[in-house]
A computed fold for a 1496-nucleotide RNA from an uncultured bacterium, annotated as small-subunit ribosomal RNA.

RNA sequence: AGUUUGAUCAUGGCUCAGGACGAACGCUGGCGGCGUGCUUAACACAUGCAAGUCGAGCGGACUUGAGGUUGAUGCGAUUUCGGUCAAGUCAAUUUCAAGUUAGCGGCGAACGGGUGAGUAACACGUGGGUAACCUGCCCUUAAGACCGGGAUAACAACCCGAAAGAGUUGCUAAUACCGGAUAUGCUCUUAGCCCUGCCUGGGGCAAAGAGGAAAGAUUUAUCACUUAAGGAUGGGCCCGCGUCCCAUUAGCUAGUUGGUGAGGUAACGGCUCACCAAGGCUGCGAUGGGUAGCUGGUCUGAGAGGACGAUCAGCCACACUGGAACUGAGACACGGUCCAGACUCCUACGGGAGGCAGCAGUGGGGAAUCUUGCACAAUGGGCGCAAGCCUGAUGCAGCAACGCCGCGUGAGCGAUGACGGCCUUCGGGUUGUAAAGCUCUGUCAGGGGGGACGAAGAUCUGACGGUACCCCCAGAGGAAGCCCCGGCUAACUACGUGCCAGCAGCCGCGGUAACACGUAGGGGGCGAGCGUUGUCCGGAAUUACUGGGCGUAAAGGGCGUGUAGGCGGCCUUGCAAGUCAGCUGUGAAAUUCCCGGGCUCAACUCGGGGAUUGCAGUUGAAACUGCUGGGCUUGAGUGCAGGAGAGGAGAGUGGAAUUCCUAGUGUAGCGGUGAUAUGCGUAGAUAUUAGGAGGAACACCAGUGGCGAAGGCGGCUCUCUGGACUGUAACUGACGCUGAGGCGCGAAAGCGUGGGGAGCAAACAGGAUUAGAUACCCUGGUAGUCCACGCUGUAAACGAUGGGUACUAGGUGUAGGGGGUUUAGAUACCUUCUGUGCCGCAGCAAACGCAUUAAGUACCCCGCCUGGGGAGUACGGCCGCAAGGUUGAAACUCAAAGGAAUUGACGGGGGCCCGCACAAGCGGUGGAGCAUGUGGUUUAAUUCGAAGCAACGCGAAGAACCUUACCAGGGCUUGACAUUUACCUGACGAUUCAUGGAAACAUGGGUUUUCCUUCGGGACGGGUAAACAGGUGGUGCAUGGUUGUCGUCAGCUCGUGUCGUGAGAUGUUGGGUUAAGUCCCGCAACGAGCGCAACCCUUGUUCUUAGUUGCCAUCACUUCGGGUGGGCACUCUAAGGAGACUGCCGGUGACAAACCGGAGGAAGGUGGGGACGACGUCAAAUCAUCAUGCCCCUUAUGUUCUGGGCUACACACGUGCUACAAUGGCCGGUACAACGGGUUGCGACCCCGCGAGGGUGAGCUAAUCCCUGAAAGCCGGUCCCAGUUCGGAUUGCAGGCUGAAAUUCGCCUGCAUGAAGUCGGAAUCGCUAGUAAUCGCGAAUCAGCUACGUCGCGGUGAAUACGUUCCCGGGCCUUGUACACACCGCCCGUCACACCACGAAAGCUAGCAACACCCGAAGCCGGUGACCUAACCGCAAGGACGGAGCCGUCGAAGCUGGGGUUGUGAUUGGGGUGAAGUCGUAACAAGGUAGCCGUA
Repeated sequence: AGUUUGAUCAUGGCUCAGGACGAACGCUGGCGGCGUGCUUAACACAUGCAAGUCGAGCGGACUUGAGGUUGAUGCGAUUUCGGUCAAGUCAAUUUCAAGUUAGCGGCGAACGGGUGAGUAACACGUGGGUAACCUGCCCUUAAGACCGGGAUAACAACCCGAAAGAGUUGCUAAUACCGGAUAUGCUCUUAGCCCUGCCUGGGGCAAAGAGGAAAGAUUUAUCACUUAAGGAUGGGCCCGCGUCCCAUUAGCUAGUUGGUGAGGUAACGGCUCACCAAGGCUGCGAUGGGUAGCUGGUCUGAGAGGACGAUCAGCCACACUGGAACUGAGACACGGUCCAGACUCCUACGGGAGGCAGCAGUGGGGAAUCUUGCACAAUGGGCGCAAGCCUGAUGCAGCAACGCCGCGUGAGCGAUGACGGCCUUCGGGUUGUAAAGCUCUGUCAGGGGGGACGAAGAUCUGACGGUACCCCCAGAGGAAGCCCCGGCUAACUACGUGCCAGCAGCCGCGGUAACACGUAGGGGGCGAGCGUUGUCCGGAAUUACUGGGCGUAAAGGGCGUGUAGGCGGCCUUGCAAGUCAGCUGUGAAAUUCCCGGGCUCAACUCGGGGAUUGCAGUUGAAACUGCUGGGCUUGAGUGCAGGAGAGGAGAGUGGAAUUCCUAGUGUAGCGGUGAUAUGCGUAGAUAUUAGGAGGAACACCAGUGGCGAAGGCGGCUCUCUGGACUGUAACUGACGCUGAGGCGCGAAAGCGUGGGGAGCAAACAGGAUUAGAUACCCUGGUAGUCCACGCUGUAAACGAUGGGUACUAGGUGUAGGGGGUUUAGAUACCUUCUGUGCCGCAGCAAACGCAUUAAGUACCCCGCCUGGGGAGUACGGCCGCAAGGUUGAAACUCAAAGGAAUUGACGGGGGCCCGCACAAGCGGUGGAGCAUGUGGUUUAAUUCGAAGCAACGCGAAGAACCUUACCAGGGCUUGACAUUUACCUGACGAUUCAUGGAAACAUGGGUUUUCCUUCGGGACGGGUAAACAGGUGGUGCAUGGUUGUCGUCAGCUCGUGUCGUGAGAUGUUGGGUUAAGUCCCGCAACGAGCGCAACCCUUGUUCUUAGUUGCCAUCACUUCGGGUGGGCACUCUAAGGAGACUGCCGGUGACAAACCGGAGGAAGGUGGGGACGACGUCAAAUCAUCAUGCCCCUUAUGUUCUGGGCUACACACGUGCUACAAUGGCCGGUACAACGGGUUGCGACCCCGCGAGGGUGAGCUAAUCCCUGAAAGCCGGUCCCAGUUCGGAUUGCAGGCUGAAAUUCGCCUGCAUGAAGUCGGAAUCGCUAGUAAUCGCGAAUCAGCUACGUCGCGGUGAAUACGUUCCCGGGCCUUGUACACACCGCCCGUCACACCACGAAAGCUAGCAACACCCGAAGCCGGUGACCUAACCGCAAGGACGGAGCCGUCGAAGCUGGGGUUGUGAUUGGGGUGAAGUCGUAACAAGGUAGCCGUA
């Protein structure tokens, strides 16, 4: 910041923006530097390497070289031929030199390297202790190394075994082993002196006795060796403090705790053993369970914190699993040994071998983590005198965008703003200086040349590496992607899709115009990366120490008492634990921060500083806290004196009423309800009188009165008993407050035992109601309600407000005391303490509200909360006889749930008021026939729309064709109609004929036939072609316009001000009044706008003006007709005025507005009627009046023609007409209108026809002529109550009219026919006066007409309104609300279906940790040791010493067993979720029985 709402504030959760990572995944990928790289299976490992070295310790062996000796041979020489000498070769032996090294021996292998399984521990961190210890190699100092001895490996021979590996005999050396000597010093024993400390003690001095050392090598200068002391380094042990979660782990512990003694260890110690005692730990969390290596640090954060513990560094632990010791200075030992187990491998089956959590590497696991590299050149380590050897430590390289840092992918100019793309209002805009083009540069990469530092140390020595770096060359060439664009959050258009496909972090997008999906263009962000996922911190003050809350949002324990603990009045003494200050030590290095330096910069790295908030020591201060001593009285308590009270327990007692019983009177009903019925009653009820029985509760008094801690307590009396209050100030002297656990009390319901039982009354029964009624109502009725004893322990146990103390304006009631003033007294007033209410300021609070009885201001203590649901549920524990209570989760699921207030809407809430709303009346509809519209059905088509009121005689003020949109069939395709362009043409048109055809149309023929001109052409028309036309095709839910409706209802708003955090309120509410938000008054409002009214039209009276076609009073003429002259007086016509305003009078009212009555007046309170319709509601109606966006059709959804259809017909509804008759029908006579219309027209007179009508055609463009006879009425006659002389449907025949054409499908006339219908069920409509009712007339549309419709006109002309209880609609105020799509709202539970997680469960199976018994390997220790035994003793025999073997304690694995815990489980239980399932209607309004809590 987003998200609960119509909007608001607050609460509260969820989500996002930031940073980080050993990461992984997707798309993409140029270079370099520095880092980092199995987080999983401490899973299993092939192969190679990772710890050796010393020949200056030793004896051998071997190789090479140089000699010696002996033997053999012998080139050759010599020869007396016997022989001699003899280079050389071979063999043996020996000496020396150089080299190699299996073994003995020494040192190392306990370091370095890996991993984090175990470990909640003195393991780690930090600070101490060791007077309780060790320390190889190294350093310093002192002293020394004399004399001897016996073996043994190697080796050789024999010999076993497949192998690994053994055995026997014999030989030999040492710096290997052993004996003796020596002893400055050392150790032990004995006892002494001095110094000193921190308990045991430590140091020094001197004496006696006992004991015990050594090794040599070599180049003669060193290295080794022994003893002792000291140092350094490294360790061992001990202690203070710190170090995760669970109390649904509350008790644990027998070597356990301590002592004495002994053993053991380098050393203290129950470390071990014997004996003795009974201790030790624990709510400040023992024990148990889970999880975990710890730290420096890392990430985040303003900090405090939170999370983490990779790389680097310190410590620990481990080395296949478990156990054990040996060697050694050091191990209970990663690359040692033994045993057991699992696994793998070899095997001749007898037996053996092995341990990558070293470096590489393999398989496996996994989302996922590298090369079986180079070098010891550097640093470091081991051995060695050294040279040197070894070193997968290390230094380097390789792989990986895994991270951080740096660089590049070019720079400048370049507008016809190119092409292309996209959008478009078609003008253009945008991509965009971007590109092209021109001029440059040369980083990186590439090629060539040179070429390091790192080397210390004079020479030599470099894995990295021909690397870094430098120079030259060519050339813009080889180098850009990823995510996003609805809001949060920077960035928008088009197309496609059509609740589909999909998106989504939250809110949410998508159902035909999607800035939210997909694609494209454009844009935004970052950039060799960008997104996603995961995890951590932050934001989150959302666990609140810093820094939150609890009346109603989650949250005060039901109430008290009191333990531990926490906190605590005034004065004073001392101490110095807390506290504060100074100093000292430590707080490893690295890291973070600051300042410098080195790599071109940076990352990285080096140096210095600071920091390391801590711990310890030491010196001081004494205010505060604490401890200690002394004192005080105000907190607290006691005493004394009073009064109040439904405080508690027990016992007794009283009257009224209900019911029952008995008796009397009395008779037919009673009772009950909205109305009934069940029930009671003639066997005598109800009613009434008297008497009696029994149980329960206590009218009036009675009161936001009293008492109690709460629950709660109510007739009266007595007994016992608790607490509070007032006064006094005698006593104690801080004795106080709170209170985890504990203990006690605790309504109703319920449980146990025993009583009791009048009334009432769960369950139950019956009667009603109802669709049902397991309810509400009625009649009955059992537990229970009552008592005693015991249990339960919960309530909306509420003031939804824990207790205590102090402080902070008041006003007014009331209860119980005290004091003062007043009064003779009553009384009244003032004041004070305690309790209990209301109002109200400051303050607080989200608001509502609280406000000395705080929810204000502070302090102390306790309890509790941390989103909703799941759930106060499950499991476990504790309690209970049971019901159940208490403690009390998780999985999963939602983005809300909830509070207060606001505006509406609604209510089977309230108040006030209107309306033909009801009522009072009159006449209808609903029944009949017909007309007409609609539904339905039918049809090729029955075109379409309208749908409660507000569709249905509506669009349609007029469907035979046309209309016409529908159907069938036939034609046309730039088109029936419009505009433009290009080309061709001169017509087009009129008239006529022929053929085909239903026509449209097609084909052909005849006659007639343009204008202007600058001669280029133009106008007009036709043809062809292209743009386009056309559409009653879709969407009224994309729209404009128009209309309906609430409703001619009186409302709807605004500006400024004020109030409120705000939505909003005020104004507009209130008191009156009105038809009216009309007006008046009042008022934190003052004004204003749209509505109301008025202004407009018409009608009613009158005046003026004007008189033709109107009129005729007077005058004249007259064919007696205002016909004519004449006149405009009257009627009338049509222009303009007047008139009515509550103006006048009286009354009522508030001195108002206004109302009532009256006068005058043609008209009186808006005179009657009309037009006129506020803000808005209904996604109301209309794309088919018209206009219009988008979509769709284009030889058809366009256009045209013929015929058909819209007129169908088992049926249903609406609106009408005509009737059913006598207030009438029929016949005859006779009177009086108004509005209108008329030249393609109205059409007179006259003639014909029974009539419709026909003929004729006067007059009239109309106050002149015509339509035009008005009808009801009135007068007279007839009919006589009937299906009629009512009624006229239907049908037949004959005609008339219009029209090309009346068959589908017109109207009218005459004659004949003569249906239903005798006043209409439930229900329902209109109307309040010139109205209803009734009567006719006119007009529009129109050739004609289905008009009985519609719109107008006049004639005749009523009845009724008590009144506002009820129905409907509306207005204002108020109230409740869980509604806001607004009651046609919301919403609950069962059942059915699907999915998900969880609980229970006969059991099953495996894992884990522990316990008990058994067995008991290796090994240490102990015993024994008849067997074996070189060194020493001994002349010898023998002995000593040592050992094998055997036995014992301990002891791993294993077996058995019972528990614990985790897993799984047919079935089962509830829970959650899921667009349109079933049943009802519980809740929200008085929700239709007020709701809710506990219990059965």